c-di-GMP-I-GGC riboswitch aptamer from Niallia nealsonii, 86 nucleotides, folded computationally. The prediction has a mean pLDDT of 89. NCBI's taxonomy places the organism under Bacteria, Bacillati, Bacilli, Bacillaceae, Niallia. Of the family's consensus pairs, 95% are formed in the model.
RNA sequence: UCUGAAAAGGGCAAACUUAUUGAAAAAUAAGGACGCAAAGCUAUGGACCUAACCGUUUUAUACGUAUGGUUGCCAGGUUGCCAGAC
Numbered sequence: 001u002c003u004g005a006a007a008a009g010g011g012c013a014a015a016c017u018u019a020u021u022g023a024a025a026a027a028u029a030a031g032g033a034c035g036c037a038a039a040g041c042u043a044u045g046g047a048c049c050u051a052a053c054c055g056u057u058u059u060a061u062a063c064g065u066a067u068g069g070u071u072g073c074c075a076g077g078u079u080g081c082c083a084g085a086c
Stems, first nucleotide, its partner, number of pairs: 001085004011036002016031006034072001040078003044075003047070003054064003
C1' cells in the first nucleotide's frame, strides 16, 4: 500500500419502547439488537427528509423554498485493531 473478516481481542447498534429537546425532519440518554470490516470522524459533492421563517394562490390537510436534518443513502476527505500478500 492492497486484500480480507477465518482466527484472537474487541467495537458499534436498526426497528421498537421510555424520557427530554425541536415547528418538523430529527437529535440526545437509557433499554433493545436488525445488521455493520470502518455502521469511527467529517455536511465537502450528489441524493433524500422536514418547512419554522419567507413568498405565491385556488385560503386548503395547498405549492415553492434551508439558513434545519440524514455519515446505518451513495461517494470524497481523514484516522484506525487483527491477519495475509507485496